[in-house]
RNA sequence: GGAGAGAACCGGGCGGUCGCCGGUGCCGCGAGGCACGGGAGGAAAGUCCGAGCUUCACAGGGCAGGGUGCUGGCUAACGGCCAGUCGGGGUGACUCGAAGGAAAGUGCCACAGAAAACAGACCGCCCGCCGCGAGGCGGGUAAGGGUGAAACGGUGCGGUAAGAGCGCACCGCUUCCCCGGUGACGGGGAAGGCACGGCAAACCCCACCCGAAGCAAGACCAGAUAGGAGUCGCGUCGCCCGCGCGAUGACUCCGGGUUGGUCGCUCGAGCCCGCCAGCAAUGACGGGCCUAGAGGAAUGAUCGCUGCCGGCUCACGCCGGUACAGAACUCGGCUUACAGGUCUCUCCGGCG
Repeated sequence: GGAGAGAACCGGGCGGUCGCCGGUGCCGCGAGGCACGGGAGGAAAGUCCGAGCUUCACAGGGCAGGGUGCUGGCUAACGGCCAGUCGGGGUGACUCGAAGGAAAGUGCCACAGAAAACAGACCGCCCGCCGCGAGGCGGGUAAGGGUGAAACGGUGCGGUAAGAGCGCACCGCUUCCCCGGUGACGGGGAAGGCACGGCAAACCCCACCCGAAGCAAGACCAGAUAGGAGUCGCGUCGCCCGCGCGAUGACUCCGGGUUGGUCGCUCGAGCCCGCCAGCAAUGACGGGCCUAGAGGAAUGAUCGCUGCCGGCUCACGCCGGUACAGAACUCGGCUUACAGGUCUCUCCGGCG
């Protein structure tokens, strides 16, 4: 210098003027005015997971349904994160994985092909018989050809009529043992000629987890109200059993009334700094901080200086641009969008 890989962080700064939405204080009978201070993000987004919180009177049992799926750890929890294992990709930094079970059962394997799973034999190869010959019949074989995503271990040597785990070596596989590791798994040894094709993103089996609805949840205050008809049941689940409540009662439908206020509402699994334990995720401890809380929705506009990028110019300087986006009960994640900048690492080339 070129080409890449990874993790996070920033994503303009300062000042003037005019506004907007909350808060506190003061003034004012009131309408309102004045002062001080606060006011978007790393994703506030998609609403895809997991929680807190709230209501449903959460007793309990069974069946059904859904989710997750290598190992160990972290966490309030997770389909998240960290560290590893195995497998795929890359020269490498690194990266990707829907990665339990096919010797519990059932099912499926299109097209092609002789045959798609209790094996079997289209072409071929070999042997015997018949035939002048082309070839035919019987038997052996599965090395070679051909089909396919996949063909009943692979390569080589021996062996044989031709062949074949038929025999042997190595690789693979199965069973057992030893060693290392918490474990996934790894390393080594012995025995067995080899049984057990693939698909669970087919049903299914195994292990673990799961009630539903959502801040328009819900609680309280004030105000308003007109009743009528029907049913006998109603209530946490999809169903069943059970349980609880209930006839001055409950539920459903029609009709009418009210469309005010307060709380929930931001102190929280919170943020920053330091230190300790840990490879890390994370956790413990100490100190400091309070940082939007609306309810038709504020967080804006403009000017000056300046930073960054691009163009023109010898230069001074001039012009243009400066991303994606925007809170609404709150957190932890994931995913997606994003101009530009910063950091670490890898490979290749050059120079010293």
This is a predicted structure of a 352-nucleotide RNA (Bacterial RNase P class A) from a Kofleriaceae bacterium. NCBI's taxonomy places the organism under Bacteria, Pseudomonadati, Myxococcota, Polyangia, Kofleriaceae. Its Rfam family is "Bacterial RNase P class A". By type it is a ribozyme. Rfam's curators write: Ribonuclease P (RNase P) is a ubiquitous endoribonuclease, found in archaea, bacteria and eukarya as well as chloroplasts and mitochondria. Rfam links the family to the GO terms tRNA processing, dimeric ribonuclease P complex and ribonuclease P activity.